[in-house]
Molecule: Bacterial RNase P class A
Organism: Desulfosarcina sp.
RNA sequence: GGAGUAAAACAGACAGUCGCUGGCUCCUAAAAAGGAGCUGGAGGAAAGUCCGAACACCACAGGGCAGGGUGCUCCAUAACGUGGAGUCACGGUGACGUGAAGGCAAGUGCAACAGAAAGUAUACCGCCGUGCCAUUUUUUGGCAAGGUAAGGGUGAAACGGUGCGGUAAGAGCGCACCAGUUCUCCGGGUGACCGGGGAAGCUAGGUAAACCCCAUCCGGUGCAAGACCAAAUAGAGAAGCGUUCGAGGGCUGCCCGUCCGAGCUUCCGGGUAGGUCGCUUGAGGUGUCGGGUAACCGGCAUCCCAGAUGAAUGACCGUCGCCUCCGAUUCGGGUAACCGGUCUGAGGAACAGAAUUCGGCUUAUGGGUUGCUCCGGCC
Numbered sequence: 001g002g003a004g005u006a007a008a009a010c011a012g013a014c015a016g017u018c019g020c021u022g023g024c025u026c027c028u029a030a031a032a033a034g035g036a037g038c039u040g041g042a043g044g045a046a047a048g049u050c051c052g053a054a055c056a057c058c059a060c061a062g063g064g065c066a067g068g069g070u071g072c073u074c075c076a077u078a079a080c081g082u083g084g085a086g087u088c089a090c091g092g093u094g095a096c097g098u099g100a101a102g103g104c105a106a107g108u109g110c111a112a113c114a115g116a117a118a119g120u121a122u123a124c125c126g127c128c129g130u131g132c133c134a135u136u137u138u139u140u141g142g143c144a145a146g147g148u149a150a151g152g153g154u155g156a157a158a159c160g161g162u163g164c165g166g167u168a169a170g171a172g173c174g175c176a177c178c179a180g181u182u183c184u185c186c187g188g189g190u191g192a193c194c195g196g197g198g199a200a201g202c203u204a205g206g207u208a209a210a211c212c213c214c215a216u217c218c219g220g221u222g223c224a225a226g227a228c229c230a231a232a233u234a235g236a237g238a239a240g241c242g243u244u245c246g247a248g249g250g251c252u253g254c255c256c257g258u259c260c261g262a263g264c265u266u267c268c269g270g271g272u273a274g275g276u277c278g279c280u281u282g283a284g285g286u287g288u289c290g291g292g293u294a295a296c297c298g299g300c301a302u303c304c305c306a307g308a309u310g311a312a313u314g315a316c317c318g319u320c321g322c323c324u325c326c327g328a329u330u331c332g333g334g335u336a337a338c339c340g341g342u343c344u345g346a347g348g349a350a351c352a353g354a355a356u357u358c359g360g361c362u363u364a365u366g367g368g369u370u371g372c373u374c375c376g377g378c379c
Base pairs, nucleotide, nucleotide: 001375002374003373004372005371006370007369010366012320013319014318016316017315018314020041021040022039023038024037025036026035027034028033043351047362048361050360051359052358053357054356055222056221057220058219067218068217069216070215071214072086073085074084075083076082087101088099089098090097091096102213103212107211108210109207110206124152125151126148127147128146130144131143132142133141134140160178161177162176163175164174165173179203180202181200182199183198184197185196186195187194188193226277227276228275229274235268237267238266239265240264241263248260249259250258251257284303285302286301287300288299289298290297291296322348323347324346325345327343328342329341331340332339333338
C1' cells in the first nucleotide's frame, strides 16, 4: 500500500427570531378562559409486530387426551425460540463465519431418470465348472439348469477398504492392517465431549424441513385490556299525585276562558355521546467500586428524563465543525508521478418519527474509528 474480517461508539455543536405541546408559579376573571415567567418535549432503530414478560380482564378442583412450540452442553435472565462461553460438523490460506447438531441399530413410508437390481438386495455383460449338441484329435461354438458381487456398465447412492490365503470361479469364507458401529474398561472435563485400551465379523445405506418416537414447555384475549363519573335512550323497580272532586299539556308575559286529556312528577336502575383514571418511578438512567473469561450480578453515590388523543416535538437564519469536488499555494515529504498541509469557491449530510411499559430478534440507514488476518513493496 492492497484485499479481507470482527467490534464498539456517534447520529452535528452553539446562538437568535417566530410558533406547537406537558407541568409549576403568578396576574386578570364569578366561572369558562386568557396572559406572563420558569421548566420538560422522539429513536438507534420510536419501524416490522416476529418471540418472551409485566399489567388487566375472562376461564380454571386435580389429572389425562388432542393440538402447538422448542431440541448439542454449561451458564445468564423475571422470561424467551434471546444472549455469553464452549463442544462437534462444515466452509475459509487465515482473522473468522455457518449450523434445519435428539432418534432411521423402535415401527411405517418414500426415492424422478438411468439401471439386471434401490434394501429380508440383485445375475445385464463378464467369470466358473457340469450336462447335452455341433465341429474337428486337443481346441472352439451353441443350448440348458446352476454357482459367483472379483471385473465392466447404470446411478446422487449398489450392502466396508487394501493385501495374502482360499476356491471350479468367487465371497469376512479365513487371516493381517486400516475405517466405522455396538458393548466395555481406564484417564481428563460440571457437561456436550476428548485421549487411550479391550471384545464382537457386527458392516446396520439415504431421508425425521416424511409420518412417527423421546425429552421439555404451553389456558384465552389484549391498554380499543380494564376501572370510575355520566347528557341521551330502553325499564324489570319504588314512592307520591291523578282518571267528570280531572293531574298534566296546547293557545298566553300572567289571570280568566276554551280545547285535548290518562297519565304525570321524583327517586332508583341503566349505561350511549362525552369526560376522568389506567399513564409513565421503571426487571429505570448515569458515575464509581467489587465479583465473573463473558453474558450478567451486587454495593455505594446521584438524577427524574415526552405523555399528546382531528394526536405536540416545527420553520427560518447566522457562526463553527464534518464530507465531496474545482482552483490556488513563497509550506512539508519524494528524482518524479504523486501524497499531505493551508486558503478561496461550489455542493452535500441518511433511515426514519413515540401512543401501556419493559427484555430480545429482524429489517432500513450516514460518515468516520479501532483491533485482528492474509498478500505485496521498502528499511